[in-house]
RNA sequence: AUCUGCUUGUCGGAGUGCCUUUAAUUAAAGGCUGAGAUUGCGUGAGCAAAAUCCGUGCACCUGAUCAGGUUAAUGCCUGCGGAGGGAACAAGACUUCGACAUGC
Numbered sequence: 001a002u003c004u005g006c007u008u009g010u011c012g013g014a015g016u017g018c019c020u021u022u023a024a025u026u027a028a029a030g031g032c033u034g035a036g037a038u039u040g041c042g043u044g045a046g047c048a049a050a051a052u053c054c055g056u057g058c059a060c061c062u063g064a065u066c067a068g069g070u071u072a073a074u075g076c077c078u079g080c081g082g083a084g085g086g087a088a089c090a091a092g093a094c095u096u097c098g099a100c101a102u103g104c
Stems, first nucleotide, its partner, number of pairs: 001102002006092005011055004017032006038049004057100001060085003066079005
C1' cells in the first nucleotide's frame, strides 16, 4: 500500500470415518477423533434427504491398501506438494474499524 471482513438474494461443491464386544449374515451395544460422522431405502455395492463444512485467501478428491513418526485404531505431524483435479455471482452498507494474508 492492497485485499480479506459485514448484510441480503440466488446458486453450487464436499465428506459422513476408526476400534472393541455380542452376533452365521443383516445388525445391536459401547468407545475414539472431529465442524459433521444422523435418518430413510437397499441382500449388498450404494442412493437420497437432513445437519455440518466449503466456494479460488480452496472444503474435499486422486496418488494411496503410499512413505517415516505417533495412536488400540482412525485421527494427528512430516514428506509426496510450487503435483494433478476441484464449487460464485449480483446488489447493498461502511469506507471508521478490520487480525491473519499478499506486494514493496
Predicted 3D model of a 104-nucleotide RNA (TPP riboswitch aptamer (THI element)) from an uncultured Pseudomonadota bacterium. Rfam family: TPP riboswitch aptamer (THI element). Rfam links the family to the GO term thiamine pyrophosphate binding. About the family: Vitamin B(1) in its active form thiamin pyrophosphate (TPP) is an essential coenzyme that is synthesised by coupling of pyrimidine and thiazole moieties in bacteria. The coordinates come from a structure-prediction model, not an experiment, and the mean pLDDT is 78.